[in-house]
Context: one part of a larger RNA
RNA sequence: GAACGCUGGCGGCGUGGAUUAGGCAUGCAAGUCGAGCGCGAAACCCGAUUACAAUCGGGGAGUAGAGCGGCGAAAGGGUGAGUAAUACCUGGACAACCUGCCCUCGAGACCGGUAUAGCCUGCCGAAAGGCGGAUUAAUCCCGGAUACGUUCCUGAGCCGCAUGGCUUGGGAAGAAAGGUGGGGACCUCAAAAGGGCCUGCCGCUCGAGGAGGGGUUCAGGGCCUAUCAGCUAGUUGGUGAGGUAACGGCUCACCAAGGCUAGGACGGGUACGGGGCCUGAGAGGGUGUUCCCGCACACUGGGACUGAGACACUGCCCAGACUCCUACGGGAGGCUGCAGUCGAGAAUCAUGGACAAUGCGCGAAAGCGUGAUCUUGCGACGCCGCGUGGAGGAUGAAGGCCUUCGGGUCGUAAACUCCUGUUGGGGGGUAAGAUGGGGGGGAGUGCUAAUACCGUUCUCCCUUGACCUAAACCCCUGAGGAAGCCACGGCUAACUCCGUGCCAGCAGCCGCGGUAAGACGGAGGUGGCAAGCGUUGUUC
Repeated sequence: GAACGCUGGCGGCGUGGAUUAGGCAUGCAAGUCGAGCGCGAAACCCGAUUACAAUCGGGGAGUAGAGCGGCGAAAGGGUGAGUAAUACCUGGACAACCUGCCCUCGAGACCGGUAUAGCCUGCCGAAAGGCGGAUUAAUCCCGGAUACGUUCCUGAGCCGCAUGGCUUGGGAAGAAAGGUGGGGACCUCAAAAGGGCCUGCCGCUCGAGGAGGGGUUCAGGGCCUAUCAGCUAGUUGGUGAGGUAACGGCUCACCAAGGCUAGGACGGGUACGGGGCCUGAGAGGGUGUUCCCGCACACUGGGACUGAGACACUGCCCAGACUCCUACGGGAGGCUGCAGUCGAGAAUCAUGGACAAUGCGCGAAAGCGUGAUCUUGCGACGCCGCGUGGAGGAUGAAGGCCUUCGGGUCGUAAACUCCUGUUGGGGGGUAAGAUGGGGGGGAGUGCUAAUACCGUUCUCCCUUGACCUAAACCCCUGAGGAAGCCACGGCUAACUCCGUGCCAGCAGCCGCGGUAAGACGGAGGUGGCAAGCGUUGUUC
């Protein structure tokens, strides 16, 4: 966060699985980079050849497509099961720590090597998938060199907050990868291309600093229960070792016998915490839905791997329950992502559109992806706004109800007359959300040997909107389509008649009803609220 009953015209903004953290069909929700790398189709079209078959060449196309490699996949999204403290909040500490991408600064990037996927091929299997052979590339992997910093060992000085910190000398160890644009001279090369060389950009390696993020630690704070009073053996401390990014019984060996507790240990119950929200003059009480921050979880339980970061929602392994496939040998799966379905329930929506915007990932960029997001749909679930007409109109019509039968009342209400045009319906109609990016032209500026390239600034033209069969606005139409619900004994605002006769029934409390019931049921009238009105639940 409501639900139920009766009723229901429109719009804006919000909001919507609180119960079974029950089970799930189907689609989608995490990709991207060819400017890291090696491969590389087909349909179809054209041509040659030809028997209309078949074959070959060109295009399709270095496209589709997998594969290796990089980054991302630890974010974003969901839920609140567990958790009473390994969480959260507030304020400190780390001389005990880590940090991919981003920013600043310093130094470097030299010489080599052999694997492997893919493709081809052989085999096994129903499938999922697997085994072997041959061959190949890289920003994959490996070896060597070098070392301004760095780490370790060792000497000196200074300082502090106990462990220690900083500066300085010597020794040892340890690194890298290329890609893509442009270019005048020179070199390689018969020439061309390519390369060397120069230069721009993106990357790579080792360090220092920063930013942001995280880890650890200390103190204080926030539920109930004593019909839970004692709890504890890695328990409390020490020495040593292991482990970690790091301190630490974190783990282990040995030694000691400690540690916590009435200021509530231990146990039990309940519960994600906070910013906030509701209420209240405040103090306080209640609450934690949407939004934001933190934590925890991802079929149940356990485990590690990779990585800067996970013990990892749509990764891996094991065990279990469940579901599905099977050739019975064996396999596959995990909606507490968005929709949707069944179940349970008083109860909670569409298997919509778009990446146009905002943001995120990848990419040099164009761009691609994105159920994040933006939008549309459904529900009076909530709040707010608007409408259901306005003015005039008394022989106070008809009719209803009441009546003391004279009349009263519904009531200016209606009819009727004159208007208006919100909203609805029909037609037209476009703004903003658009900034950026790309292409073309011009001018300047930085880099540079350079009037190349590349970056950047200004300017002109062209181009990008899901929403949108929207809004505004204009025209037409025409009072036309748009009022109900509850109450009327007192509390409490609003009264009569008829029916009923302690019956039928009402009721929040007091209480009504047994023959004139303002309390039951109906009617007329009246009061209250109004697209709502009542009831139930809940809080102050």
This is a predicted structure of a 540-nucleotide part of an RNA (small-subunit ribosomal RNA, 5' domain) from a metagenome. The RNAcentral record of the full RNA draws on SILVA. Its mean pLDDT, the model's own confidence on a scale to 100, is 84. Rfam family: Bacterial small subunit ribosomal RNA.